[in-house]
Context: one part of a larger RNA
RNA sequence: CGUUAGAAAAUUGAGGGGCGCUGACUCUAGUACGAGAGGACGAGUCGGACGAACCGCUGGUAUACCUGUUGUGGAGCUAAUCUGCACCGCAGGGUAGCCAUGUUCGGAUGAGAUAAGCGCUGAAAGCAUCUAAGUGCGAAACUCACCUCAAGAUAAGUUUUCUUUACAAGGAUCCUGGAAGAUGACCAGGUUGAUAGGCUAUAGAUGUACAGUCAGUAAUGGCAAAGUCAAGUAGUACUAAUUAUCC
Numbered sequence: 001c002g003u004u005a006g007a008a009a010a011u012u013g014a015g016g017g018g019c020g021c022u023g024a025c026u027c028u029a030g031u032a033c034g035a036g037a038g039g040a041c042g043a044g045u046c047g048g049a050c051g052a053a054c055c056g057c058u059g060g061u062a063u064a065c066c067u068g069u070u071g072u073g074g075a076g077c078u079a080a081u082c083u084g085c086a087c088c089g090c091a092g093g094g095u096a097g098c099c100a101u102g103u104u105c106g107g108a109u110g111a112g113a114u115a116a117g118c119g120c121u122g123a124a125a126g127c128a129u130c131u132a133a134g135u136g137c138g139a140a141a142c143u144c145a146c147c148u149c150a151a152g153a154u155a156a157g158u159u160u161u162c163u164u165u166a167c168a169a170g171g172a173u174c175c176u177g178g179a180a181g182a183u184g185a186c187c188a189g190g191u192u193g194a195u196a197g198g199c200u201a202u203a204g205a206u207g208u209a210c211a212g213u214c215a216g217u218a219a220u221g222g223c224a225a226a227g228u229c230a231a232g233u234a235g236u237a238c239u240a241a242u243u244a245u246c247c
Base pairs, nucleotide, nucleotide: 001152005163006162007161008160009159010158011157015149016148017147018146021048022047023046024045025044026043027042033038050106051105052104053103054102058100059099060098061097065093066092067091068090069089070086071085072084073083074082075081110144111143112142117137118136119135120134170247171246172245173244174190175189176188177187178186195240196239197238198236199235200234201233202232204229205228206227212223213222214221215220
């Protein structure tokens, strides 16, 4: 821009994409079948590879969340504490998020029309013949079925609801943000508000802060599950989403 008034939702499915794998063992049963050798149909269990989703578990990461600590420079009262550089200085842990090696799930089943093949009936050709007329079965392939995209399918579909003459319905700008994202877009909100921050509580991480006091000659230890804390969860309008404008 179109889809022929403008919108908000819900849909149909022309058409497209994905999936499609396979092993071992047990029972039936050494049974059916077969002279024997051999050896089913069917039912169940456990796997492999592949794929999708997820983070409760097991783990990985987690560039500054906690702790320890070295060298050197600085602030500070030679303290406490903080800070620059040294790969995040090094080291021990680790929330959310992301992830696999972790967890769960998937291939199924069925239908249609068939291939090779197997048939039924049956003439041409008094027989025979699956074929000529007619008719049945038959494969991971094909068409459906399962998952998914889909009306720019210009043949532009359908349904419901809303709005009406200078405005409305609705949308956008702007702002707070996001498990959405390069930016647009999408989604959640904008005071009739929990959208983000803050605060409070809490899950969780680290591992017992400073000061004080007690014990010890001291190092150090106790009081103390302390102190601190990013992304998690919940509550709470304290802060910011004001006013407004455009189509």
Model confidence (mean pLDDT): 86 of 100. Predicted 3D model of a 247-nucleotide part of an RNA (large-subunit ribosomal RNA, domain VI) from a metagenome. Rfam family: Bacterial large subunit ribosomal RNA.